[in-house]
RNA sequence: CAAGUAGAGAGGAUGAUCGCCGCCCGAGCUCCGGCCCGGGGGGAGGAAAGUCCGAACACCAGCGGGCAGCGUGCUUCCUAACGGGAAGGAGGGGGUGACCCUACGGAAAGUGCCACAGAAAACAAACCGCCCCGGCCAUGGUCGGGGUAAGGGUGAAACGGUGGGGUAAGAGCCCACCGCUUUGGCGGUGACGUCGAAGGCACGGCAAACCCCACGCGGUGCAAGGCCAAAUAGGCUCCGUCAUUGAGCAGGCCCGGCUCUCCCGCCAAGGCGGGGGCAGAGUGGGUAGGCCGCUUGAGAAUUGGGGUGACUCAAUUCCUAGAGGAAUGAUCAUCCUCCUUUGUGGCAUCAUGAAGGAGACAGAAUUCGGCUUAUAUCUCUGCUUGCCCG
Numbered sequence: 001c002a003a004g005u006a007g008a009g010a011g012g013a014u015g016a017u018c019g020c021c022g023c024c025c026g027a028g029c030u031c032c033g034g035c036c037c038g039g040g041g042g043g044a045g046g047a048a049a050g051u052c053c054g055a056a057c058a059c060c061a062g063c064g065g066g067c068a069g070c071g072u073g074c075u076u077c078c079u080a081a082c083g084g085g086a087a088g089g090a091g092g093g094g095g096u097g098a099c100c101c102u103a104c105g106g107a108a109a110g111u112g113c114c115a116c117a118g119a120a121a122a123c124a125a126a127c128c129g130c131c132c133c134g135g136c137c138a139u140g141g142u143c144g145g146g147g148u149a150a151g152g153g154u155g156a157a158a159c160g161g162u163g164g165g166g167u168a169a170g171a172g173c174c175c176a177c178c179g180c181u182u183u184g185g186c187g188g189u190g191a192c193g194u195c196g197a198a199g200g201c202a203c204g205g206c207a208a209a210c211c212c213c214a215c216g217c218g219g220u221g222c223a224a225g226g227c228c229a230a231a232u233a234g235g236c237u238c239c240g241u242c243a244u245u246g247a248g249c250a251g252g253c254c255c256g257g258c259u260c261u262c263c264c265g266c267c268a269a270g271g272c273g274g275g276g277g278c279a280g281a282g283u284g285g286g287u288a289g290g291c292c293g294c295u296u297g298a299g300a301a302u303u304g305g306g307g308u309g310a311c312u313c314a315a316u317u318c319c320u321a322g323a324g325g326a327a328u329g330a331u332c333a334u335c336c337u338c339c340u341u342u343g344u345g346g347c348a349u350c351a352u353g354a355a356g357g358a359g360a361c362a363g364a365a366u367u368c369g370g371c372u373u374a375u376a377u378c379u380c381u382g383c384u385u386g387c388c389c390g
Base pairs, nucleotide, nucleotide: 001386002385003384004383005382006381007380008379009378010377012335013334014333015332016331017330018329020043021042023040024039025038026037028035029034045361049372050371052370053369054368055367056366057221058220059219060218069217070216071215072214073213074088075087076086077085078084089104090102091101092100094099105212106211110210111209112206113205114204127152128151129148130147131146132145133144134143135142136141137140160178161177162176163175164174165173179201180199181198182197183196184195185194186193187192225292226291227290228289235283236282237281238280240278241277242276246260247259248258249257262275263274264273265272266271267270299318300317301316302315303314304313305312306311336359337358338357339356340355341354342353343352344351345350
């Protein structure tokens, strides 16, 4: 210098003009609800996004226990909590490497499954081959019986692997090493690592099948929820008025019920149906609307201490949108950053001038902690590989 890898950060600046949404101060008008004028000050993010996890807070009358169900799943730690994070362990089929990836508890608790192919897929199994014995033809075949899991073949997977001995041929049959099981020492908080000893090997895979083990989990979300409260309609009470009264069952009173009477209507005169209307005053509930919840909080910045780190402790300073389907915008100028073309200087990195272009993703809605996704351009740090120079 180039390419890469892991991580961290920034996310245009200033001014003018015209607007938008809250707040404060002052003047004016008012039907006291507000309206209007002037001034001051404030007004999105690293993800405000997806709404995927975890919480705070609120309600479900209060407080618990359990079953079912769901979730998480190497270890230790961080945290209010988490399915998040940090540091590690183990494994990997990915990279020359820096590095990257991992649903990474249990298959000797039980049940279940293992397609196709293959002789055989789990108390193993002779298709080809190899070896032995017998019969026949005859020195190589064929038939029958037996041995063999070393070789071939099938498969995702074939009942330890490699080498040697051994054997009729073979085989943990025997031996060495590796693996495995059991076990001991040492190191580590731990996952685990490492060094031995014993055992010829018993225990195939799948839990992203049921299941077992450990831990966690009640539900609904600020449209939660609380307070105030119109107009109109309807409910109830009181009073007045109109033709709408009186009594019994029924007991101290009220509501309601039944029966007779009363009033109105209908008809075949004895039955049937209905029983308050209007005006005024008061009042409970709900709605519209208003207020609260609402932004001071597991808060931010700086400095210092602890820790490998996530994180944490202390001191100081600061207050930073809270509105309702929702304001935070637009234009211009100057500058800034980058890109392209081109000029000049210089060996080169580079410096500088001119013209043109670009400056993303996106948009608070109760509040936090995470994760994920989007993002023009630029900056910084550790490390790796390659090339060049001293």

The prediction has a mean pLDDT of 75. Predicted 3D model of a 390-nucleotide RNA (Bacterial RNase P class A) from an Acidobacteriota bacterium. The source organism's lineage runs through Bacteria, Pseudomonadati and Acidobacteriota. It matches the Rfam family "Bacterial RNase P class A". Rfam links the family to the GO terms dimeric ribonuclease P complex, ribonuclease P activity and tRNA processing. The family's RNA type in Rfam is ribozyme. It is recorded under the gene name rnpB.